[in-house]
Context: one part of a larger RNA
Order: sequence, then C1' cells, then structure tokens
RNA sequence: GCCGGGGAGUUUGCGGUCGUGGCGAGCUUAAGGAGGUCAGCUCCUGAGGCGUAGGGAAACCGACAUGCCCGCAGCCAACGUUAUGUUGGCGAGGGGCGGGGUCUGAAAGGGCCCGGAGUCACGGCCGUAAUACCCGAAACCAGACGAUCUAGCCCUGGAUAAGGUGAAGCCGGGGGAAACCCCGGUGGAGGCCUGAACGGGUGCUGACGUGCAAUUCGCUCCGAUAAUCUGGGGCUAGGGGCAAAAGACCCAUCUAGUCUGGUGAUAGCUGGUUCCCUCCGAAGUGGGUCGCAGCCCAGCCCGGCUGGAGGUAGCUGACGGGGUAGAGCACUGAUAGGGGAGUAAGGGGGCGAAAGCCCUCGCUUCCCUUUCAAACUCCGAACCUGUCAGCGCCUGAGAAGGCCGGAGACGGGUGCCGGGGGGUAAGCCCCUGGACCGAGAGGGGAACAACCCAGACUGGGGUUAAGGUCCCUAAGUGUCGGCUAAGUGUUAAACCGAAGGGCGUCCGCAGCCUAAGACAGCGGGAAGGUAGGCUCAGAAGCAGCCAUCCUUUAAAGAGUGCGUAACAGCUCACCCGCCGAGGCUGCGGGCCCCGAAAAUGGACGGGGCUCAAGCCGACCACCGAUACCCCAGGGCACGGCUUCUAGCCGUGAUCCGGUAGGAGGGCGUCCCGGUUGGGCAGAAGCUGGGUCGUGAGAUCCAGUGGACCGACCGGGAUUGCAGAUCCCGGU
Repeated sequence: GCCGGGGAGUUUGCGGUCGUGGCGAGCUUAAGGAGGUCAGCUCCUGAGGCGUAGGGAAACCGACAUGCCCGCAGCCAACGUUAUGUUGGCGAGGGGCGGGGUCUGAAAGGGCCCGGAGUCACGGCCGUAAUACCCGAAACCAGACGAUCUAGCCCUGGAUAAGGUGAAGCCGGGGGAAACCCCGGUGGAGGCCUGAACGGGUGCUGACGUGCAAUUCGCUCCGAUAAUCUGGGGCUAGGGGCAAAAGACCCAUCUAGUCUGGUGAUAGCUGGUUCCCUCCGAAGUGGGUCGCAGCCCAGCCCGGCUGGAGGUAGCUGACGGGGUAGAGCACUGAUAGGGGAGUAAGGGGGCGAAAGCCCUCGCUUCCCUUUCAAACUCCGAACCUGUCAGCGCCUGAGAAGGCCGGAGACGGGUGCCGGGGGGUAAGCCCCUGGACCGAGAGGGGAACAACCCAGACUGGGGUUAAGGUCCCUAAGUGUCGGCUAAGUGUUAAACCGAAGGGCGUCCGCAGCCUAAGACAGCGGGAAGGUAGGCUCAGAAGCAGCCAUCCUUUAAAGAGUGCGUAACAGCUCACCCGCCGAGGCUGCGGGCCCCGAAAAUGGACGGGGCUCAAGCCGACCACCGAUACCCCAGGGCACGGCUUCUAGCCGUGAUCCGGUAGGAGGGCGUCCCGGUUGGGCAGAAGCUGGGUCGUGAGAUCCAGUGGACCGACCGGGAUUGCAGAUCCCGGU
C1' cells in the first nucleotide's frame, strides 16, 4: 500500500421557534396517594406554573368586547358580448384615523401599552449547561516509586610492568677570618619524564549507519604515584538532590525524573467526519473587539408565515444636484523675457570738501509677451445621481413591505476593462466602478483559475460562435490588389522591444530648375585698376581691423578652401563648351534594417513556408462548442379538473452549472409492535447472470449452501466509510 473488521453532531435539563394534536379565557398538574391484569396503564389531589392589563424606580394610577374610513380572501346581488368578465353591497383577518391607560414634562411633545388567545403534550430545528462531532498537545497540580545507571560524600578493601631524570639530607676532599662556597660520592624527592596494565575518548569529522552495538569497530591520540583507578557497604529525591559549572547528572527519560491520579485538562490550531436525488444558493465588506489564524452586530444566502398592488436594474424626456477630464490664469501660489512708474532703509559704481546728486542692482506696482498647480478656478464636459412622467421588464400563477427561524462568511484573486494613492520597480502594496475565477463544465488561445466564444437537465440530429482551413489536424496549397527580402514574419494580448539613426524600398504632397538644354561628369576660362586702405618685420583675395568700388567681359568675389616667412602655386564661386532628359530640395505615410547581451543545444506548438503557408485591403466558400434550432424524454414550478402530495389536461422564449450553506423527498442496515406471507419439495449468506429505477438500490434466474427469512403499516436506533502519518488483524 491493499483486504476485512472498528471508527466521529449523541443524551438530559432549561430556553427559543415551527409543526401536529387535546382543551380553550382558560390550559396544566409536580411531588405524593389510590387502583390494577403491576416497568405499561387508570384514577385522586390543584400546591404551583403560564395566560387573562398595562404604565411606573416607587408611591400609585389603571385601558376602545368598536366612533369613523379603506379593504384582501370569501359570500350575495345586478348586468352580461357567459369571459380567468364588469359594477355594486356585505366583508372575518388586515390597514388607516380617532379615542383611551400610564410614565415623563410647565406645556408642546415623546416612551410603553389598549378593540381578549392561550396552554399542555409530542415531534423537527436551534441556543445553552454539561466532555457535547471525533482524534491530537507542549504543560499544571497532587500522591507515590527511584542514587542496581550516573554526581558528590562516608565506611571498608584492592590496583599501578619496565625504564629515565636525580631535589633535600649525609659522607669524603678543597677553599675561607667568618658567613658560607666549590668538587666527588651517597641518597632517592616530584599533582617530574618515556611507556604497559588500568583509566580516558583527540583526529581520521575513517568503518558502521534497517549496525556486532539505541554510541560499537579500526588506526591514531591523552593520563598513567595521583585532585589516580577500582570492588563491596552506605547517605543525599524532584523546584529537590548532586555538580572542579557542561544546565551536566539523578536507571537508554532532565532548562525540572518516573508512575498513577485530577483527566475525556485545555487547544480561537492541524487533520478527519460514512447512502441517494431534487430546489435555491453565498461571502471574503462596514462597525466593534488584549482585535488581526477568533468572535459579535449589520450587509450578502436559505426556509416558513404574513401582506394584497405595486416594483424597477434598462431606455427616453423634464426639472434639480455636482466641479472631475479638459481648459484657463479672473483669484491663490509658482514662473521666463522685456518695458513704464515708484523706492524710506539695503548692495555696487561715479561726481563732490561736505550737504547731497546721478547711474545700476534689488524691492514694490502696472503693462506686453511666456509657462504651470491634488490641497488654484473666470470656465467646464462625457458621466454619476435625486424626483416625476412615458416606454420596456417583473407582478393576483402574488410584487413591494413586514415578522420569525437556519446558516455560511468576515485570508480572496485576476498577465481583465476603467479611475486613483504609495513605490525606481515588481506575478509589489492600498482604495475605487465593473466583469470573471472563487463556486463554471464545454470550444478557442500549443500547453495555461480568471484572455476570446459560451452559462452544461438527459439522449439523438442539424447550424453556427470564438478561432481556423499546406502537413501533423477537421476545413481553401481559394479569388483580386498591394507591401516585405529582413526567415522580418508565420504571436489578439499576456510573452514587449525604446530613445535615436538608415542615398533599404514603396506611396503621397509642396517648392524650384529644365529642350532658350536642367542635374552629375569631363574640357576650357576664372582678367584689369590692385599688393584696396590700415596694421605690420612682412600682411600681395586668404593673421587682424575698415571699406567692399570701378573697368574689360560669355564670366570672374577687393575672394570658398588648401598653401607661402611673405610672394608664388592649386582650387572654388561665376561663365563657355561636350552630352541630351528629367533633376534638386523639403515635409508626411507604409513595410523593412540598425540600436538588440545570459547562463546544457533549441525553438513561429513543430515540420516547413518567400507574387507566401508573412503583412495590409477586399471578397467567396468551408471547418468548428454542452451555444442556437429540431425531435424524443425526465425533473421542478404553477394553473384547471379530480377520487386533492399520487391520476388527467395544460403553461414555462423569459425554469433545471454550482463550493460554503439552507430547504425538501427518498434508499438501505439492526431491533420492537401490529397485520400478512415464504422455507429441508431447500431459508439466510455467497458466486455468476437477466431485468427495473435519474440514483441510493430493488427484483428475478442458476449454482453453492443447509435452517431460518421476508413484505406492508407504525415505532426506536451505538444505522451507511476511502481517507483522520486513524485503531486491530491479515497479506
């Protein structure tokens, strides 16, 4: 892991509510007692409880069994085109007035209450107290048991091969005035040295690591006459011991031993929680919280009752509300340049002996031009919103509203469409309007919760959507026109590709030149006054300053660049010739190119594709979903009839996705009561098969088996397993 068995919302009290039944302005007994055919049951007793009146802290006071109106269901009547009709009357219940009780208040006003329904029993659901759906702590406390392990201490015993070193003291000799010193020997000290036993446990972070072993094995290593090692006996006990101190050790257990008990501790935390079908169907928000993994109230979901005619998400119109986007500078504030005016004090400058005057900066103000603002607005949309009306939609097959009961949820998310705040940014954080996922399957997007299509009752057939149609792969190697040469691309987005560049190429617009010859190229000319004047060592077109004329001409600057020390020289502008048709400049658009770097070799999904199988535009056809249509069937809701949950007829374009959750109806197991059956001519169980039911399941047949077992109507449960690192057993 698998198989079998076990395995989790129970019981009682009290309370709330709904249902059913009894009685009803009343209902009911508890304990107790009596009877009895004795767990049942029948009866007695009415203590007590709830109700019948409320208001008030209290003292205390104390209410409409109806005065008016509306009106649902229903009933009645009239009319009647007999319809699910119209009108009228009555009208329980219901509603609106009015009235009343009491408290408060000076009053006004306000609060609660009043036109009689409860109570008892049983059942469902819920709350609460109890272990309270089940399993699970780390812990806390009490009482016991432990020093056979280990720590320390006490008593009494035992153990330490061999070797080395050579303290004091002593003897001999020598020296010295002495104190004392030196030499040789002897001697044998030491938490001395080397190293077995013995004790330890350093390194290999070796072996082993379901081991030989819940700490071992190997080599290596430390101590080894001492604060040494060790046998036996004894003492210290759990907030206590013992500790050369590591929170070490106290029987494989120690930052508080072990066992038993309190104990089913508690767990706002994790996990698990067992049959089926049907209907509806959430929330991750606001407020509070020693609150943030929880809970309470509200909002959102479900069910029941009530109510009785409106409701309203959409569109349009009318009348209001608003100050955003944008825009603007009229206010507030910021802001660039210029101008005018003023200026007591301030900075700089000039003149003056000083007084002082003048210029300028700065400052204030005005004007012109210029740029900005969430906390600016002279303006001002779209849009949002209030009320009313019309249309649409929902609604007597029952809307709005009200009451009661049951929840869940209070971790949300999004490469989505919008608006914002924070942040360099984020698959980032926070808020907000929607959509979707959550709780949504199916088709597409290669794969892919939230992107596109589309909301799945069941079966069958067809048509489309998104997206596609060369092959993988269903459907076009479809038609027409253009673009791209980069394999750009073959990507709807997410999964990008920028600023800035490109005599790549296509298209458009504008201006200018051009057969009186443009543009480019090639050939020729490009002169004279003059070396213009000044400056300068020089300055001659070409260091610099000033001016920039005249002449000859087809044309030629007082000179475009190179060059020289300065000249010279080359060249350009400008002109002519050759040539013979378009050329030059600017702006805009399409596709393409560069910009372009990431870690194994690699990605348009792949193959592959170039007048395309790429991109743009136009068109036709086809494929393609659980969508839409058709057929058949089921369920649910509702209407009518009815023998009233079941049968018959009908309606549903606007019902049947669904997690948490609510509600309803069923299947099966065990036992009991009643009724009724089967069984040795073969019960239950088991194996295989047929049939029926949406399903839980049911039934039938055969075999096996060998003695009990069903059905129906009720009742009661230790009543359904795949999960809990679930428990026990098997394998």

Record summary: A computed fold for a 731-nucleotide part of an RNA from a Candidatus Odinarchaeia archaeon, annotated as large-subunit ribosomal RNA, domain II. Its mean pLDDT, the model's own confidence on a scale to 100, is 84. It matches the Rfam family "Archaeal large subunit ribosomal RNA". The full RNA is in RNAcentral, with records from ENA. Taxonomically the source falls in Candidatus Odinarchaeia (Archaea, Promethearchaeati, Candidatus Odinarchaeota).